[in-house]
RNA sequence: UUCUCAGGGCGGGGUGCAAUUCCCCACCGGCGGUAUAGCCCGCGAGCGCCUUCGGCAACGAAGGGUCAGCAGAUCCGGUGUAAUUCCGGGGCCGACGGUAUAGUCCGGAUGGAAGAGAA
Numbered sequence: 001u002u003c004u005c006a007g008g009g010c011g012g013g014g015u016g017c018a019a020u021u022c023c024c025c026a027c028c029g030g031c032g033g034u035a036u037a038g039c040c041c042g043c044g045a046g047c048g049c050c051u052u053c054g055g056c057a058a059c060g061a062a063g064g065g066u067c068a069g070c071a072g073a074u075c076c077g078g079u080g081u082a083a084u085u086c087c088g089g090g091g092c093c094g095a096c097g098g099u100a101u102a103g104u105c106c107g108g109a110u111g112g113a114a115g116a117g118a119a
Stems, first nucleotide, its partner, number of pairs: 001119005011025004026104002028094002030043004038092002046070002049064006074090005096107003
């Protein structure tokens, strides 16, 4: 430099005109580091923010990744030189827009990307 790859999960019951969104039970866990990690340290997409352009405005389009934000969540016991990572047990968390209130449905996304691999 080129190419390839790079996210999983609603099954059962209840209420209701209507819910995979509420309630009860269930299910899922990106990438790098480190004793093997959703919950330790750091990173990524999204929103927001900022800049430019268009617009009276609402807002739209393109760009930025500097700074701060949304932004998250773990304890107890055991083994061990070493583990909030393993084993046992109990907890907790999950962007934005849509829709009966969504981590699991639909959408931006046949996108982008932390990174991994090959030549």
A computed fold for a 119-nucleotide RNA from Gemmobacter lutimaris, annotated as FMN riboswitch aptamer (RFN element). Lineage of the source: Bacteria > Pseudomonadati > Alphaproteobacteria > Paracoccaceae > Gemmobacter. Rfam family: FMN riboswitch aptamer (RFN element). Rfam describes the family as follows. The RFN element is a highly conserved domain that is found frequently in the 5'-untranslated regions of prokaryotic mRNAs that encode for flavin mononucleotide (FMN) biosynthesis and transport proteins. Model confidence (mean pLDDT): 79 of 100.